The RNA shown here (SAM riboswitch aptamer (S box leader)) has 110 nucleotides and comes from a soil metagenome. The prediction has a mean pLDDT of 85.

[in-house]
């Protein structure tokens, strides 16, 4: 900082700390019945890595759609990414609701 996937599902206790968090800006909420952060132990998930089965396919083979496990490398365990932010449809118009996109996370590669 460029590419490519994904983001309506999942899954929290204890210690230490002591006012703050929820990316930014608005909304709203979370928080002394104890936030941030660190440590410990657990757990979700299935993106890479490993490991099983295997659909076509082959002369057998390998390689592999796809599925299954969760050992390893990340990630993650409040609300859809808590709503929205820009553009567009429906709508009389306000509310609302949908569709794309900005922006942001994560993983893989550059």
């Nucleotide at each position: 900082u460029c590419u490519u996937a994904u983001c309506c599902a999942g899954a929290g206790a204890g210690g230490u700390g002591u006012a703050g968090g929820g990316a930014c800006c608005g909304g709203c909420c979370c928080g002394a019945u104890g936030a941030a952060a660190c440590c410990u132990c657990g757990g979700c998930a299935a993106c890479c890595u490993g490991g099983g089965c295997a659909a076509u396919g082959u002369a057998a083979g390998a390689u592999c759609a796809g599925u299954c496990c969760a050992a390893g490398g990340u990630g993650c365990c409040a609300a859809c990414u808590c709503c929205g932010g820009c553009a567009g449809a429906a709508g009389g118009a306000a509310a609302u609701u949908c569709u794309g996109g900005u922006a942001g996370a994560u993983a893989a590669g550059a």